[in-house]
RNA sequence: UUAUCAAGAGUGACGGAGGGAACAGACCCUGAGAAGUCCGACAACCUGCUUGAGAAAGUAAGGUGCCAAAUUCUGCGGUAUAACCGAAAGAUGA
Numbered sequence: 001u002u003a004u005c006a007a008g009a010g011u012g013a014c015g016g017a018g019g020g021a022a023c024a025g026a027c028c029c030u031g032a033g034a035a036g037u038c039c040g041a042c043a044a045c046c047u048g049c050u051u052g053a054g055a056a057a058g059u060a061a062g063g064u065g066c067c068a069a070a071u072u073c074u075g076c077g078g079u080a081u082a083a084c085c086g087a088a089a090g091a092u093g094a
Stems, first nucleotide, its partner, number of pairs: 001094005010039001012038003018029003023075004040067001042065001045063003048059004071089001076086004
């Protein structure tokens, strides 16, 4: 810089008290086991492979990512104001 961010994914092992990015507010998850590690799964952005003239489709070996709730919601702007749209910030890939 650009694309995506309401889909999907565990009755596993170890672990043992926190977690949901940061700040503020709210709301949640959690000893019926949080974070973390391993395994497993999901997905298909990049590489590989297969098909194809191409566009593209498939596959899931490799590199990432990801596995409560919309990026949990609000914060700034607009409107038709218990809502919707957009921005900002953030996350992930190239």

The prediction has a mean pLDDT of 84. A computed fold for a 94-nucleotide RNA from a bovine gut metagenome, annotated as SAM riboswitch aptamer (S box leader). The sequence is in RNAcentral, with records from MGnify. Its Rfam family is "SAM riboswitch aptamer (S box leader)". Rfam's curators write: The SAM riboswitch is found upstream of a number of genes which code for proteins involved in methionine or cysteine biosynthesis in Gram-positive bacteria. The model forms 93% of the base pairs in the Rfam consensus.